[in-house]
Context: one part of a larger RNA
RNA sequence: CUUCUGUUAAGGAACUCUGCAAUACAGCGGCCGUAACUUCGGGAUAAGGCCUCCCCGCUUACUUCGGUAAGUCGGGGCGCAGCAAAAGACUCCAGGCGACUGUUUACCAAAAACACAGGUCUCUGCAAACUCGUAAGAGGACGUAUAGGGACUGACACCUGCCCAGUGCUAGAACGUUAACCCACUUGGUGCAAGCUAAGUGGUUAAGCGCUAGUGAACGGCGGCCCUAACUAUAAGGGUCCUAAGGUAGCGAAAUUCCUUGUCAGGUAAGUUCUGACCCGCACGAAUGGUGCAACGGUCUGGAGACUGUCUCAACAGAAGACUCG
Numbered sequence: 001c002u003u004c005u006g007u008u009a010a011g012g013a014a015c016u017c018u019g020c021a022a023u024a025c026a027g028c029g030g031c032c033g034u035a036a037c038u039u040c041g042g043g044a045u046a047a048g049g050c051c052u053c054c055c056c057g058c059u060u061a062c063u064u065c066g067g068u069a070a071g072u073c074g075g076g077g078c079g080c081a082g083c084a085a086a087a088g089a090c091u092c093c094a095g096g097c098g099a100c101u102g103u104u105u106a107c108c109a110a111a112a113a114c115a116c117a118g119g120u121c122u123c124u125g126c127a128a129a130c131u132c133g134u135a136a137g138a139g140g141a142c143g144u145a146u147a148g149g150g151a152c153u154g155a156c157a158c159c160u161g162c163c164c165a166g167u168g169c170u171a172g173a174a175c176g177u178u179a180a181c182c183c184a185c186u187u188g189g190u191g192c193a194a195g196c197u198a199a200g201u202g203g204u205u206a207a208g209c210g211c212u213a214g215u216g217a218a219c220g221g222c223g224g225c226c227c228u229a230a231c232u233a234u235a236a237g238g239g240u241c242c243u244a245a246g247g248u249a250g251c252g253a254a255a256u257u258c259c260u261u262g263u264c265a266g267g268u269a270a271g272u273u274c275u276g277a278c279c280c281g282c283a284c285g286a287a288u289g290g291u292g293c294a295a296c297g298g299u300c301u302g303g304a305g306a307c308u309g310u311c312u313c314a315a316c317a318g319a320a321g322a323c324u325c326g
Stems, first nucleotide, its partner, number of pairs: 001321008010312002014310001019307001029051004037042001039155001053077005058071005078082001083088001090305007097297002102114002118153007130139003156292004161222003166219002168215005175210003182203009223241005250284001251281001262278005
């Protein structure tokens, strides 16, 4: 010097991306007490406070009459210390995300990702749809629409706006278009002929496509410019162009905000983070769900208390190495 273990004056997060790591508080049990919020179940062991050993007596209850248990009961004893050892939660406040328990990248990711109960759409009438297989056959299912398959969303609460022009899907069958086959005809070759054969013309004709409608919890989409009120500013309002229709409710510098450390307020002595507002949304927005939300989380973010060698700033002790000699 390295690793591990332990102790430490004063301070107590000043360390650091971050209290990472570690310490400490607390811990079991009894009694008291317990907030916001809430889906009335929870939150909750919330938080916080007190007690705890041994002996004697008293009271009450039970009793197998030996005693046991309890008590804001009385007195006494010992120790540094009475849950006398060990084991056994740090706590609180606020926000994001995901409802929850669960699942996952075997060997760098455990999460906000996946799943989930619930919701919706769609297909399927049973020899079901769908899947595997060349087939036989099998699964679906020894099930039968309260069933089964597929897709999206993701508890619960309040909700889920406008656009069917494009793409898709569904329905329609009048018309147009449209292949082979088929029918009729014409012409050529050949043959005495029947016929065979080649080319062409016309007709008939399916799905599909065109066409006509519907359909968004189908794929998706949801404007621009100019002017205007008796201070100013702003624009309820007006004009105009375009569109299938021009973003409704709610939310909003957000896991989304470039400018940006936006502005204001709070917290701090000081705050690019955080919380609450504002709205000028570069580029939120309604099941690619919107907004809330108790409970939950080895989740993420900010703050507080307690506590500490994380640090100011290092010191000492021990163990094993390193090092020296053998």
The prediction has a mean pLDDT of 83. The part of an RNA shown here (large-subunit ribosomal RNA, domain IV) has 326 nucleotides and comes from a Patescibacteria group bacterium. The full RNA is in RNAcentral, with records from ENA. It matches the Rfam family "Bacterial large subunit ribosomal RNA". Rfam links the family to the GO terms structural constituent of ribosome and ribosome. Lineage of the source: Bacteria > Bacteria candidate phyla.